[in-house]
Molecule: Bacterial RNase P class A
Organism: Anaerolineales bacterium
Formats: sequence, C1' cells, structure tokens
RNA sequence: UGAGUGGACCGGGCGGUCGCGCCGCGGUCACACCCACGGUGAGGAAAGUCCGAACUCCACAGAACACGAUGCUGGAUAACUUCCAGGCGGAGCGAUCCGACGGCAAGUGCCACAGAGAACAGGUCGCCAUGGUGCUUUUGCAUCAUGGUAAGAGUGAAACGGUGGUGUAAGAGACCACCAGCGAUCCAGGUGACUGGAUCGGCUAGGCAAACCCCAUCGGGAGCAAGACCAAGCAUGAGGCGGAUGACGGAGGUGUGACUUUAUCGUCACACCUCCGUCAUCGCGGGCUGUUCGUCCGUUCGUCUCGGGUAGGUUGCACGAGACGCCGAGCAAUCGGCGCCCCAGAUAGAUGAUCGCCAACUCCAAAAAGGUUACAGAAUUCGGCUUACAGGUCCACUCAUCCU
Repeated sequence: UGAGUGGACCGGGCGGUCGCGCCGCGGUCACACCCACGGUGAGGAAAGUCCGAACUCCACAGAACACGAUGCUGGAUAACUUCCAGGCGGAGCGAUCCGACGGCAAGUGCCACAGAGAACAGGUCGCCAUGGUGCUUUUGCAUCAUGGUAAGAGUGAAACGGUGGUGUAAGAGACCACCAGCGAUCCAGGUGACUGGAUCGGCUAGGCAAACCCCAUCGGGAGCAAGACCAAGCAUGAGGCGGAUGACGGAGGUGUGACUUUAUCGUCACACCUCCGUCAUCGCGGGCUGUUCGUCCGUUCGUCUCGGGUAGGUUGCACGAGACGCCGAGCAAUCGGCGCCCCAGAUAGAUGAUCGCCAACUCCAAAAAGGUUACAGAAUUCGGCUUACAGGUCCACUCAUCCU
C1' cells in the first nucleotide's frame, strides 16, 4: 500500500419565525375552554409476527394418550429453539466461518441411470480343473458341458478394507507381517463432551433418520380488541332440556295401637301419602384444550337455539427482568455493589412547516455553482432471532507485496 476477517458506533448540526401531543404549577370558588411559565416527545431496527416470557382471564387442581417442539458437553438467563466457552466433523494459506451434532447389528423403507450385482450381494469379461468335439507334426488353439473362483478388468457417487507375502489347479483374511476401521478390557488427562496410549480379537454387514421410526427432555388455552368499572339502551323477548332412588329432620293429612277422659279434645309410638330443607348415588346439561379418566357447577336457576339492543366514557397506560457512569468477580455470556436520572403514552391517531448558515457525499486540476443526504414511525411491555440500510468513523487480527 492492497485484499480480507471479527467487533463497536454515528447516520445530520446550529439559529430565527410559526404550528402540535402529554405532564406540572399559576391565572378563576370550581370545571371546561383560554393565557402564561417550566419539563418532555419515535428506532437500531419501532419492521417481520418467528421463538420465549411478564401480566390478565378461563372458579380450583391433576393423570394418561394424541399432537407439537428441542436434541454433543459445560455454563449464562425470568425463560427460549437465544447467547458464551469448549468437543467432534467440514471449508479456508490464514485471521475465522458453518453444522438439522441422540440412535441405522430395534424394525420398515429408499439409493435414479449404468452395471452381472446396491445389502441374507453377485458371477458379465476373465482365471483354473475334468470330460466331449473339431483343427493341428507336437507344444497347442477354438468351442460345448459340469465344477471351482472373485485376486485382475469393466459399470457406477459408492461394489464387502489396503500394501507386501505364504499358499493354491486357479484364487480368496484361507494364513502371516505391517496399517486403517470396528469391538472388548485396562491405564493416563479432563467437571464433561472427548483426547492419548497399551493388550487382545480375522470381526470388516455402505450411505440416507432435513426418510417413517426408536430414545430422552419440555409443553394447559386464549390474548391489552386480555381484563376491570361506569353510563345508556332493548322486546324485564320467543322456544327447548333439567329426573330417579335412598337416608335424616320438620310440617300437614290418613290409618292402627296405647295412655287419659263419661265421651270428645289432647299426648306417645308405628305405617303410608304430600310438601319443604339437608346430604349421598345415578342420570341429564355445562366448564376445565383435541380425547379419556378425574374434578367442579346447576338440576329452578343453569344451559342451548333463534331474535333484539349497545359500538359511549374511564381505567388497564408506563417506575421498568429500566437507562447511564464507575468499581469488583469471571476467558466470556453475565452477575454483584455504589452513584445518578425519570427519558412518548396518542386513540383516526401528536413530534411538523419555512428561512438562513454549516457538515458529509457527488462533479471538478482545485474552487464556485448545481445536485444528493439511507432504511424507515411507537400503540401492553420486555429478552432474542431474521430482514432493510446512501454515506462515514474507530479498534483488533490475517495474508500478499514493497521500503527501512
């Protein structure tokens, strides 16, 4: 100097004149309006609505299945499928980056085309042995049948370990040596995933689970248009379903018996009937996610169907898993302590318009003039992920070339 890798930040500024939203104080006895003063007013992504939560409601609390999600280890966190640090595998000269990273001898399935054959492999071209036939002076050559073989060659992304030997009719882990993989046992290091090593074993059965599946872990639903309150208003609308059994208590009635009485009345006991209340079981209806179990509510006040009315106001609504600064712990994510600050709450939706100067970029030899100044706007809040972004600044590291 050039080319890269990782990270952080800015993304218009100043002044004047008008115009907006919210909060506070004052002007009025008070409210609304108005006036004056003070404070404050869009983001790094506010976008996507992908993941996770806080919060609210579903009266309360569970189990199983289904369904869905995640998937190496250890940490961080309110939590997460996020982040940090590692392990293993891969890409890159490198700084670094990527990984849908549990299990394929648990089962099922797929691997086009080519090829004989693609997982209980297979025998095409070949090689060898025996027999037959033909040719040939012989060795031999060609062909057919049977048997053996998979070392050589071919196809393919991939063909049942590799190299060298022994052995064989010809071969082959059939056997041997050294390797590679796999399995078993043991040693060392590490919290762990794993890493390194030793011994034994001839065991060599590919790839795909982002194929179905198996294993482990996790998961209630709906969502601020959640919810709460006030006001107003309609037809205080119409129709459907909601029982049975048993026990206890009370009231009434009937019958029988006993006591009392001259008799009646009255009292007690038992039985039956009706009504009310309480409890239990079953049934019916409804809630708790999709189902089941289970559980709760109602059974005369619950629920279902049809229909009518309301669309107004207040609240939720911003003090937060908060921002900023410093110190400490930690490789880091992050955590703790101290200090300090309050920084939108709209509701058809506020933060704008205009003028001047400056800044950056473009053009230019330079300047002037001219032109341009990105992506884009909160709506309950927060932690992440993903996507968009004109131009510019800073830090660390890698590679190449040159100079000293």